[in-house]
Context: one part of a larger RNA
Molecule: small-subunit ribosomal RNA, 3' major domain
Organism: metagenome
RNA sequence: UGACGGGGACCCGCACAAGCGGUGGAGCAUGUGGUUUAAUUCGACGCAACGCGAAGAACCUUACCUGGGUUUGACAUGCUGGGAAAAGCCGCAGAGAUGCGGUGUCCUUCGGGGCCCAGCACAGGUGGUGCAUGGCUGUCGUCAGCUCGUGUCGUGAGAUGUUGGGUUAAGUCCCGCAACGAGCGCAACCCUUGUCCUAUGUUGCCAGCGGGUAAAGCCGGGGACUCGUAGGAGACUGCCGGGGUCAACUCGGAGGAAGGUGGGGACGACGUCAAGUCAUCAUGCCCCUUAUAUCCAGGGCUGCAAACAUGCUACAAUGGCCGGUACAAAGGGCUGCUAUCCCGCGAGGGUGCGCGAAUCCCAAAAAGCCGGUCUCAGUUCGGAUCGGAGUCUGCAACUCGACUCCGUGAAGCCGGAGUUGCUAGUAAUCCCGGAUCAGCAUCGCCAGGGUGAAUACGUUCCCGGGCCUUGUACA
Numbered sequence: 001u002g003a004c005g006g007g008g009a010c011c012c013g014c015a016c017a018a019g020c021g022g023u024g025g026a027g028c029a030u031g032u033g034g035u036u037u038a039a040u041u042c043g044a045c046g047c048a049a050c051g052c053g054a055a056g057a058a059c060c061u062u063a064c065c066u067g068g069g070u071u072u073g074a075c076a077u078g079c080u081g082g083g084a085a086a087a088g089c090c091g092c093a094g095a096g097a098u099g100c101g102g103u104g105u106c107c108u109u110c111g112g113g114g115c116c117c118a119g120c121a122c123a124g125g126u127g128g129u130g131c132a133u134g135g136c137u138g139u140c141g142u143c144a145g146c147u148c149g150u151g152u153c154g155u156g157a158g159a160u161g162u163u164g165g166g167u168u169a170a171g172u173c174c175c176g177c178a179a180c181g182a183g184c185g186c187a188a189c190c191c192u193u194g195u196c197c198u199a200u201g202u203u204g205c206c207a208g209c210g211g212g213u214a215a216a217g218c219c220g221g222g223g224a225c226u227c228g229u230a231g232g233a234g235a236c237u238g239c240c241g242g243g244g245u246c247a248a249c250u251c252g253g254a255g256g257a258a259g260g261u262g263g264g265g266a267c268g269a270c271g272u273c274a275a276g277u278c279a280u281c282a283u284g285c286c287c288c289u290u291a292u293a294u295c296c297a298g299g300g301c302u303g304c305a306a307a308c309a310u311g312c313u314a315c316a317a318u319g320g321c322c323g324g325u326a327c328a329a330a331g332g333g334c335u336g337c338u339a340u341c342c343c344g345c346g347a348g349g350g351u352g353c354g355c356g357a358a359u360c361c362c363a364a365a366a367a368g369c370c371g372g373u374c375u376c377a378g379u380u381c382g383g384a385u386c387g388g389a390g391u392c393u394g395c396a397a398c399u400c401g402a403c404u405c406c407g408u409g410a411a412g413c414c415g416g417a418g419u420u421g422c423u424a425g426u427a428a429u430c431c432c433g434g435a436u437c438a439g440c441a442u443c444g445c446c447a448g449g450g451u452g453a454a455u456a457c458g459u460u461c462c463c464g465g466g467c468c469u470u471g472u473a474c475a
Stems, first nucleotide, its partner, number of pairs: 001475002003472003007469002010466004015459002019422005026313007034304002042053002064299007073122001077121007088103006106113002124288002127286003133282002135277003138273001140271001145184006151160003164175003190265004195233007205222002209220003236259001239253005315415001319374007331362003336355002341350003381412001386407007428451004433446002
């Protein structure tokens, strides 16, 4: 100087408390350890691995296994020699890769190019090392810290500044002070959302005028309004009052759409964990080179006694079922989204309008509201499991897809010790969309809106953190 203390002082955070909802019990989904296996590819392991890499494993993917092939190679560049032709199409053999046969016959500036064969340099490796590395990332933590120049003090390590008194979300600001300044962080500048103004007006809008319809901005038209686009205004403790060191600041109030950082996001200091990643990529070294490379078929990654993690669905009446009827936002669409009509109980099939989309489509929002029914029951709760019949995608749904219909109707009556999220348009609850994608997410992820709470006395305690101080046989 740090680190540590079941030392002290001060302060903060959904850290506790106060509340609301979960999880831990059940069934299922997904991930993991384990076990099994020819293989169940690899990585991730307290917080910070375990719905994680994977935003989509039937083949492919695929890195694994079994078997069948190839060896200048599936891919790149160059050199030497040689060759006729190559791709493509057809047939035969084969699980296919591939082999054999037939057909076929490229461009040219006439040098050659392209193609094939032989050979040589070389290719190739998701082989190892993340403890050789770059890059990227997690974490402490959006915590308020981390440092430097000059000066001063100290033999020196170092100190001071950065401590102190106030204050703040903040090393934020004020005051004081052997310090005076400065840098990286904080804040602001950026995006979004909340109000208004101006301009503009199609594909958006429709108040007034006219036409028109069963109805409908449907038409003429209009720019008022909504909305879109662009530019501006607005919030600064600016104003008033109290407190405070005539300070910083804080409390209350006015005005205001918004008030003291308005809400949300992007943004992550010096560093820590030899944290993670050699399997995104790049890369040193080591290793393989008729194999640790490469092609193919099939299988596996989906195996299942029990265990853990994260979710979904429930156990019902604030509910289930049936009928009727409202109101979103944000997205996606041409190998696409598909209206309408017809067929089918349905998944879906047929037809094919419109739309490269503020125009058309996906599209039904759901919870809600209005009626009806069920009456506390393992039930009209719950839907697992299994049997049967189908639909769709795709070369192909046996291993191993999703969905539909009929039947079946399991566990489950609110969950032990424990544990977790959340402070407001939040929790809870309800739907919608997207990426990936042939198909496949009711359940994961990302995003959008609808309905919409309770509670916070307080900081003694648990956890994590900041600052000062003290002790130390630790560095």